A computed fold for a 99-nucleotide RNA from a Micromonosporaceae bacterium, annotated as Glycine riboswitch aptamer.
[in-house]
RNA sequence: AGCACCCACGUGGGAGAGUCCGCCGACAGCCAGUCGGCCGGCGCCGAAGGGGCAAAUCCUCCCCGGAACCUCUCAGGCACCAGGACCGCGGUGGGCAGG
Numbered sequence: 001a002g003c004a005c006c007c008a009c010g011u012g013g014g015a016g017a018g019u020c021c022g023c024c025g026a027c028a029g030c031c032a033g034u035c036g037g038c039c040g041g042c043g044c045c046g047a048a049g050g051g052g053c054a055a056a057u058c059c060u061c062c063c064c065g066g067a068a069c070c071u072c073u074c075a076g077g078c079a080c081c082a083g084g085a086c087c088g089c090g091g092u093g094g095g096c097a098g099g
Base pairs, nucleotide, nucleotide: 005095006094007093008092009090010089011088012087013086018042020041021040022039023037024036025035026034027033043078044077045076049074050072051071052070057065
C1' cells in the first nucleotide's frame, strides 16, 4: 500500500404461526358489520436479540473451553405495514492474514 476476508451503509429476495374470544373507543346505528387499542384470556410460531448443550479437541485422566437455521420460548411475532436469520448485488468508509 492493500486483494481475499470481516464490520458499517445502500439495494433486491426472505419463512412460520388465531385478522380466535372478551372488553374499551370510533364509524355506523333495527339486527348486525368494519377499523383501531405497548388492554385481558386462551391457543400457536421461531429466522432479530437472549439462554442451554454433544462430539472432535490434549501423551493418559480430570477440569475448563466447545457451534448452529439444534433446543428453550425470556423477549419478539401470529391480516397488511414493520421486523426478519440467511443469500445476492453495489459503491463508499473502517479493519486487515498470506503474498
Background:
It was read from a public genome assembly, where an Rfam model found it.